[in-house]
């Protein structure tokens, strides 16, 4: 790295540094941004995947010291397929898929 399993609901922010783009990629929209975005660092917090503890052993309960993760809208929307609705035209809704993110495995 291929691959596999689970989740993508809710939750949780301040300060500082930097200085121009950013929201993964392509296209089209939409949005954030010099009242400083994005990113990084410190501290704080959220959550509870691994690990830990317990038992009635499982879709179990508990704690939060360890390994991660996360802390604006927001996985921003669409692209492909199906169904439904609407229709002069552009479309709208739902589901799935695709593409990703995180954790745990992984010859």
């Nucleotide at each position: 790295a291929a691959u596999c399993u689970a989740u993508c609901a809710a939750g949780a922010g301040u300060g500082a540094a930097c200085g121009a783009g950013a929201g993964a990629u392509c296209u089209g929209g939409c949005u954030c941004c010099a009242u400083g975005a994005c990113u990084u660092c410190a501290c704080a917090g959220c959550a509870g995947c691994c690990g830990c503890c317990g038992c009635u052993u499982g879709c179990c309960g508990g704690a939060a010291a360890g390994g991660u993760g996360c802390u604006c809208c927001a996985a921003c929307c669409a692209g492909c397929a199906a169904a439904g609705c609407a229709c002069g035209a552009u479309g709208c809704u739902u589901u799935g898929g695709c593409c990703g993110a995180u954790a745990a495995a992984g010859a």
This is a predicted structure of a 107-nucleotide RNA (SAM riboswitch aptamer (S box leader)) from Metabacillus indicus.
Its mean pLDDT, the model's own confidence on a scale to 100, is 77.